[in-house]
RNA sequence: AGGGACUUAGGUUAAUUUAGACCAACGGCCUUCAAAGCCGUCAGCGAGAGUUAAAAUCUCCCAGUCCCUG
Numbered sequence: 001a002g003g004g005a006c007u008u009a010g011g012u013u014a015a016u017u018u019a020g021a022c023c024a025a026c027g028g029c030c031u032u033c034a035a036a037g038c039c040g041u042c043a044g045c046g047a048g049a050g051u052u053a054a055a056a057u058c059u060c061c062c063a064g065u066c067c068c069u070g
């Protein structure tokens, strides 16, 4: 330099035209106290542009991680 894969919550990961789950964190219930359990809350589609009635998803570009060729 060229090519390919991937990027979703603090972490691990789903997604079919409404963005979900589990763990973590926080609050409450229970308990003499704690652990466990139950209920609830917070937190997200890597940045930008395009197509579309509608984009996490399709296209372009940028950034990051990994791999291949040289």
Base pairs, nucleotide, nucleotide: 001069002068003067004066005065006064007063010023011022012021013020017053025041026040027039028038029037046062048060049059050058